[in-house]
RNA sequence: GCCAAAUAAACGCUGAAUCUUUGUUUAUCAAAGAGCGGGAAAACCAACAUAUGGGGUGAAUCCGGUAUUACCGGUAGGGUUAUUCUCUUUCAAUCCGAACCCGUCAGCUAAUCUCGUAAGCGUUGAAAGAGAGGGUGG
Repeated sequence: GCCAAAUAAACGCUGAAUCUUUGUUUAUCAAAGAGCGGGAAAACCAACAUAUGGGGUGAAUCCGGUAUUACCGGUAGGGUUAUUCUCUUUCAAUCCGAACCCGUCAGCUAAUCUCGUAAGCGUUGAAAGAGAGGGUGG
C1' cells in the first nucleotide's frame, strides 16, 4: 500500500416505527405523553355485490414454462446509488417484486371508538433545474 473478516462508535438506508417522562424486577421490561402510522364507524353519495365467500396491512400484482407440489423466466408496482438540507427531472447501474392478519364481517364516512410505534440492513455513478441554510472574503 492492497484485499478480506470481526468488534465498537459515528453516519446512512428500507419502514409509521422517533422523542420525552415515570417505575423497579435495571430488562431491547412495564406504564404515561407528544409525534408519526393503521383499522372500525353516520348523513349525503355510491353500489345492488353476499361459497367461485369476503376483507385488511404492505411496492409486493399478474402471466408463462416445467419432472406438477419446487424451481425458472418475465411483469404491474417499489427502493438505492450521501451536493450541507429539501424538492423535481433525465441517463446509467443495481436490488425487491414478500410475508402476515381478521374470521362469515366491514363501500365512502364527521363525531366517536380503537390499535401499532417493530424488524432488518451497509449504499458512496453522471447531469439539469428550483428553494433553503451555513462558512469565508470584499
c-di-AMP riboswitch aptamer (ydaO/yuaA leader) from a Clostridiaceae bacterium, 138 nucleotides, folded computationally. NCBI's taxonomy places the organism under Bacteria, Bacillati, Bacillota, Eubacteriales, Clostridiaceae. It matches the Rfam family "c-di-AMP riboswitch aptamer (ydaO/yuaA leader)". Rfam's curators write: This family represents a conserved RNA structure found upstream of the ydaO and yuaA genes in Bacillus subtilis and related genes in other bacteria. The coordinates come from a structure-prediction model, not an experiment, and the mean pLDDT is 79.